[in-house]
RNA sequence: GUCAGAGUAGGUGGCAUGCGUUAAGUGUUAGAGAAUGGGACGUUGUCUCUAAACGAAAAGCCUAAAGAUUUUUUUUAGGAAUAAAAUUUUAGGCUUGCGGUAUGUCAUUGCGUCCGCUGCU
Numbered sequence: 001g002u003c004a005g006a007g008u009a010g011g012u013g014g015c016a017u018g019c020g021u022u023a024a025g026u027g028u029u030a031g032a033g034a035a036u037g038g039g040a041c042g043u044u045g046u047c048u049c050u051a052a053a054c055g056a057a058a059a060g061c062c063u064a065a066a067g068a069u070u071u072u073u074u075u076u077a078g079g080a081a082u083a084a085a086a087u088u089u090u091a092g093g094c095u096u097g098c099g100g101u102a103u104g105u106c107a108u109u110g111c112g113u114c115c116g117c118u119g120c121u
Base pairs, nucleotide, nucleotide: 001121003119004118005117010109011108012107013106014105015104016103017102018101019099020098021097028052029051030050031049032048033047034046038115039114040113041112042111058096059095060094061093062092063091064090065089067088068087069086070085071084072083074081
């Protein structure tokens, strides 16, 4: 000197645990800022904050409480009352879904310029 390789922020998928479903989060646009292979610089990549616009999939079961309605049973001329069941409302719990959902882990993939590191020669 030539050649080759390792190594980032992240991307994709699986698994686990959560969050939301009374709508946050995710995504979009604009502005400001931060970090980012071993070092320096750096963005059309990543993240944070602010603002704006847009936007959604829920359902089943159980328990407790209250009111109302309906049906059945006892009784009755009728009514009232009692008991049971069903529907509805509220709260809580469990389960299954849904979300371009959060985190961790595994697999896979993975820096632009210059310098460096490792190996061969």